[in-house]
Context: one part of a larger RNA
RNA sequence: CUGGGCGUAAAGAGGGCGCAGGCGGCUUUUCAAGUCGAAUGUAAAAUCUCCCGGCUUAACUGGGAGGGACCAUACGAUACUGUUGAGCUAGAGGGCAACAGGGGGAGGUAGAAUUCCCGGUGUAGUGGUGAAAUGCGUAGAUAUCGGGAGGAAUACCAGUGGCGAAGGCGGCCUCCUGGGUUGUUACUGACGCUCAUGCCCGAAGGCGUGGGGAGCAAACAGGAUUAGAUACCCUGGUAGUCCACACCAUAAACUAUGGACACUAGAUAUGGGGAGUAUCGACCCUCUCCGUGUCGUAGCUAACGCGUUAAGUGUCCCGCCUGGGGAGUACGGCCGCAAGGCUAAAACUC
Repeated sequence: CUGGGCGUAAAGAGGGCGCAGGCGGCUUUUCAAGUCGAAUGUAAAAUCUCCCGGCUUAACUGGGAGGGACCAUACGAUACUGUUGAGCUAGAGGGCAACAGGGGGAGGUAGAAUUCCCGGUGUAGUGGUGAAAUGCGUAGAUAUCGGGAGGAAUACCAGUGGCGAAGGCGGCCUCCUGGGUUGUUACUGACGCUCAUGCCCGAAGGCGUGGGGAGCAAACAGGAUUAGAUACCCUGGUAGUCCACACCAUAAACUAUGGACACUAGAUAUGGGGAGUAUCGACCCUCUCCGUGUCGUAGCUAACGCGUUAAGUGUCCCGCCUGGGGAGUACGGCCGCAAGGCUAAAACUC
């Protein structure tokens, strides 16, 4: 040293793809690397065990015997792992037939609403608040009718509902495109799982260049409130929000719960399929596969709670934690246009 953990106490990387590595289904064959056996050699002394002795005893110490890991050589065993060859179909993939969907990209288009402009009607207010004021309005506002411009977002449907790896995705139409589920099976025959480094995606916000700009709105200005009010409230208002291209790489990126597989009571709701039953047909009812929720048994948990969508019972792989503060900071390195990101201490202190 062979440890304990990671929903909320410290701890699951924001998500995926995937090389190396680790791990890997059923039957049989070869070899004998791992593994196991016995033999020989080696295994310094001290240490350890036993026996005898020396200091008054013990610790300590002298002598003798024993034990044994590792290692090397040759021999043997072949269940397991590995290796070689052959085979299988339950994993994985594929064919065929269906199905659902705001999954993604591009182009087009529709209606409602806000704002602005033009014209008509019309006259003194309007707007806003807890109450007001700033603001707007006799240069004709607000209101109302007609016409026009432009940008952004798509009421109802809408759901505890759907899709996506996550971020996320919502009017309608067309084109391109990814994934999933169900049923069936004459196909392939372990082709699988995970994944350090790496690569790609990644809300909001920010940055660069060029557009666009209706509404909203950091900053900013004014009005209020107040002891003050660099706020909350009000009137305005610029970046930004939108588009194209290029960066940034972070979030309470949360299910605060990594991925895969297997097993372990049920009840109920709902989305998508299939089969049966029933029926003229549809519904209903029963069974079944995949998803999304609620409750709950055993079990687990410090408790809360979790509970076939596990935080239960097991296997494999990765990531991470190791008292609080200092600190996710300094320094260094890498990345970035910058903002900053990633990696990541110590002194000191409790």